[in-house]
RNA sequence: CUCUUAUCGAGAGCAGGCUGAGGGACUGGCCCGAUGACGCCCGGCAACCGGCAGCCGCACAGGUUGGCUGCAGCGGUGCCAAAUCCUGCGGUGGCCUCUUGGGCACCGGGAGAUGAGAG
Repeated sequence: CUCUUAUCGAGAGCAGGCUGAGGGACUGGCCCGAUGACGCCCGGCAACCGGCAGCCGCACAGGUUGGCUGCAGCGGUGCCAAAUCCUGCGGUGGCCUCUUGGGCACCGGGAGAUGAGAG
């Protein structure tokens, strides 16, 4: 970098410390920010993987295996403004205008993020 798969409307400092101007992926919006954002440290949240326990399946000489449920939060990540802040493509419904069209709700997709696995 590519592929597969799961999740993405919950949660996490309203004077903690350092720094100092940009930041919210991209587009268009709309926001956050010197009453100090972003970032780093500390602190916290959650529980994807590892860990522990139970149940079911599969294999069996021997669990080296798959799924589900629960526990803890010790280890590996992750996360801590706003729904992934909204949106970008398509469909359905009803509204306005009635020519193109506008805006609303819902559904699906795309893009993106994170974990786990594979190349």
Annotation:
The RNA shown here (SAM riboswitch aptamer (S box leader)) has 119 nucleotides and comes from Caldinitratiruptor microaerophilus. Of the family's consensus pairs, 97% are formed in the model. Its mean pLDDT, the model's own confidence on a scale to 100, is 80. Lineage of the source: Bacteria > Bacillati > Bacillota > Eubacteriales > Caldinitratiruptor. The sequence is in RNAcentral, with records from Rfam.